[in-house]
RNA sequence: GGGCCUGUAGCUUAGUGGCAGAGCGCCCGCCUUGCACGCGGGAUAUGGGAGUUCGAUUCUCCCCAGGUCCA
Numbered sequence: 001g002g003g004c005c006u007g008u009a010g011c012u013u014a015g016u017g018g019c020a021g022a023g024c025g026c027c028c029g030c031c032u033u034g035c036a037c038g039c040g041g042g043a044u045a046u047g048g049g050a051g052u053u054c055g056a057u058u059c060u061c062c063c064c065a066g067g068u069c070c071a
Base pairs, nucleotide, nucleotide: 001070002069003068004067005066006065007064010024011023012022013021018054026042027041028040029039030038047063048062049061050060051059
């Protein structure tokens, strides 16, 4: 320098064009003498930009970061 893959919540991840879900974690409440467990509730995410589209996490392009292969 080039090819390919990946990027979604604090972490692990689902989601092939139409409301962004889950588990663990975090916060609040109930329960308890207290903690834990249990139950109920809550906050937090689509790497950045542009394009296509009525509509983009999803399709296209560029950039960024990581991985892998070739030179």

Predicted 3D model of a 71-nucleotide RNA (transfer RNA) from a Candidatus Sungiibacteriota bacterium. It was read from a public genome assembly. Rfam family: tRNA. Rfam classes the family as a transfer RNA.